[in-house]
RNA sequence: GGGCCGGUAGUCUAGCCGGUUAGGAUACCGCCCUUACACGGCGGUGGUCGUCGGUUCGAAUCCGACUCGGCCCA
Numbered sequence: 001g002g003g004c005c006g007g008u009a010g011u012c013u014a015g016c017c018g019g020u021u022a023g024g025a026u027a028c029c030g031c032c033c034u035u036a037c038a039c040g041g042c043g044g045u046g047g048u049c050g051u052c053g054g055u056u057c058g059a060a061u062c063c064g065a066c067u068c069g070g071c072c073c074a
Base pairs, nucleotide, nucleotide: 001073002072003071004070005069006068007067010026011025012024013023019057028044029043030042031041032040050066051065052064053063054062
């Protein structure tokens, strides 16, 4: 330098051919349970969907550039 894959909550991750509340787990907080803790049950907070533009009535999703990480080739 080229090719491919990935970047979504503190962490891990789903989201197939765009459709309006972005889902789950874990962590955290509250309540229940317990003599108490843990486990377990219920509920809740938390998201610029890597950045900037474009297409569209509408973009996490499609297109372009850039950036970060991983793998491969030279």

Predicted 3D model of a 74-nucleotide RNA (transfer RNA) from a Thermoproteota archaeon. The sequence was found in a public genome assembly. Its mean pLDDT, the model's own confidence on a scale to 100, is 82.